[in-house]
RNA sequence: CAAUGAUAAAGCCAAACCAGUUGUGAAAUUGGGGCGGAAAGUCACGGGUCUUUUUGAUUUUGGGGGUUUUACCGUUUUGAUUUAAAGAUCGCCGGACUGCCAAU
Numbered sequence: 001c002a003a004u005g006a007u008a009a010a011g012c013c014a015a016a017c018c019a020g021u022u023g024u025g026a027a028a029u030u031g032g033g034g035c036g037g038a039a040a041g042u043c044a045c046g047g048g049u050c051u052u053u054u055u056g057a058u059u060u061u062g063g064g065g066g067u068u069u070u071a072c073c074g075u076u077u078u079g080a081u082u083u084a085a086a087g088a089u090c091g092c093c094g095g096a097c098u099g100c101c102a103a104u
Base pairs, nucleotide, nucleotide: 003104004102005101012037013036017032018031019030020029021028022027035091041097042096043095045094046093047092048089049088050087051086052085054084056082057081058080059079062076063075065073066072067071
């Protein structure tokens, strides 16, 4: 210097959950907690997932209206899917940058 990651040592981080705060929300943050982690350090760059009181389309529930009334056409509303936009997540995967220790 490189690889590798030990039933090693010194330290480090902290999932779920609970409480406070912030946000419409995904989530963030503080304290407790500890499932785990050798990059669970940093960066939303690519993909994934998720959110939206944003945007358009399709479809759907209910209400009301118009017309040439077995029907058709607007409008409003509920839910779903989806385009775009704006976001969240680096403890989903990949990528970039940096870094502790040393049995081998």
Source information: Model confidence (mean pLDDT): 82 of 100. This is a predicted structure of a 104-nucleotide RNA (c-di-GMP-I riboswitch aptamer) from a Desulfobacteraceae bacterium. The source organism's lineage runs through Bacteria, Pseudomonadati, Thermodesulfobacteriota, Desulfobacteria and Desulfobacteraceae.